[in-house]
Source information
This is a predicted structure of a 326-nucleotide part of an RNA (large-subunit ribosomal RNA, domain IV) from Sulfobacillus sp. It matches the Rfam family "Bacterial large subunit ribosomal RNA". NCBI's taxonomy places the organism under Bacteria, Bacillati, Bacillota, Clostridia, Sulfobacillus. Its mean pLDDT, the model's own confidence on a scale to 100, is 89.
Context: one part of a larger RNA
RNA sequence: CCCUCGUUAAGGAACUCGGCAAAAUGGCCCCGUAACUUCGGGAGAAGGGGUACCCACGCAAGUGGGUCACAGUAAAGAGGCCCAAGCGACUGUUUACCAAAAACACAGGUCACUGCAGAAGGAGAAAUCCGACGUAUAGUGGCUGACGCCUGCCCGGUGCUGGAAGGUUAAGAGGAGAUGUCAUCGCAAGAGAAGCAUUGAACUGAAGCCCCAGUAAACGGCGGCCGUAACUAUAACGGUCCUAAGGUAGCGAAAUUCCUUGUCGGGUAAGUUCCGACCCGCACGAAAGGCGUAACGACUUGGGCGCUGUCUCAACGAGGGACCCG
Numbered sequence: 001c002c003c004u005c006g007u008u009a010a011g012g013a014a015c016u017c018g019g020c021a022a023a024a025u026g027g028c029c030c031c032g033u034a035a036c037u038u039c040g041g042g043a044g045a046a047g048g049g050g051u052a053c054c055c056a057c058g059c060a061a062g063u064g065g066g067u068c069a070c071a072g073u074a075a076a077g078a079g080g081c082c083c084a085a086g087c088g089a090c091u092g093u094u095u096a097c098c099a100a101a102a103a104c105a106c107a108g109g110u111c112a113c114u115g116c117a118g119a120a121g122g123a124g125a126a127a128u129c130c131g132a133c134g135u136a137u138a139g140u141g142g143c144u145g146a147c148g149c150c151u152g153c154c155c156g157g158u159g160c161u162g163g164a165a166g167g168u169u170a171a172g173a174g175g176a177g178a179u180g181u182c183a184u185c186g187c188a189a190g191a192g193a194a195g196c197a198u199u200g201a202a203c204u205g206a207a208g209c210c211c212c213a214g215u216a217a218a219c220g221g222c223g224g225c226c227g228u229a230a231c232u233a234u235a236a237c238g239g240u241c242c243u244a245a246g247g248u249a250g251c252g253a254a255a256u257u258c259c260u261u262g263u264c265g266g267g268u269a270a271g272u273u274c275c276g277a278c279c280c281g282c283a284c285g286a287a288a289g290g291c292g293u294a295a296c297g298a299c300u301u302g303g304g305c306g307c308u309g310u311c312u313c314a315a316c317g318a319g320g321g322a323c324c325c326g
Stems, first nucleotide, its partner, number of pairs: 001321008010312002014310001019307001027051005036041001038146001052067006068072001080305007087297002092104002108144007121130003147292004152222003157219002159215005166210003172204001177199005184191002223241005250284001251281001262278005
């Protein structure tokens, strides 16, 4: 010096990214217990007091008297607590071996498909099986994610569903016509029946696409410029262009804010973090849900009380190493 422990004056987070680690709290009995709340909870809230042994009485709880110690849950084992905010409702699940979470799941919500002789969907070249020995209060798939209050506008594009009048459209069907061949005719040029071949127009011909309509808890989208009020500022108001429609409620410097340590207030002696507001939302926004929310969380953030060798600033002790001598 290192590891694992023990103790420490005064101070008590000044340490540090951060109270990481340590300390502290701790059992049982009694008293007492706030906001908030889904009335269950929160709650062991918080905060206090008691605790051994002997004798007597008592069923016991306990009551009375007595004794000792610094100390009586005498050793060991055995919650630290509070305030505020974010996210996720909750118990659960997960990267076996760097991530346990705000991620996944979840009850609940909603949409779509599925009417059963063989559902829809899925596994399998197939047989067959699952779904299900179920039958729409069932099953499958997608999104959302308890609960409360809600979930606005746009169907122009893409998708899906429905429609069938018209346009377009395949094979097939159809066979006008054309060509080759050669009986025949012709002096020749050439013409050329039937047959056999090769081509082949019109007409006919489904779905689809075009078209028409519906549909956003389908994929998605939800404007710009200019002017205007008797200080100024601002603009309820007006004009104009564009669009399928121009972002409603609620929230907002936010797990989202670039400028930005925005501005104001709170907390501190001092606060890029935190809390409350404001709204100029670079670039929130309503089931890729919006905003709240009691309870819950080895989650994240800020503050406080207690407590401490985390620190000021280090010291001593124990055991085990390293190291030195033998």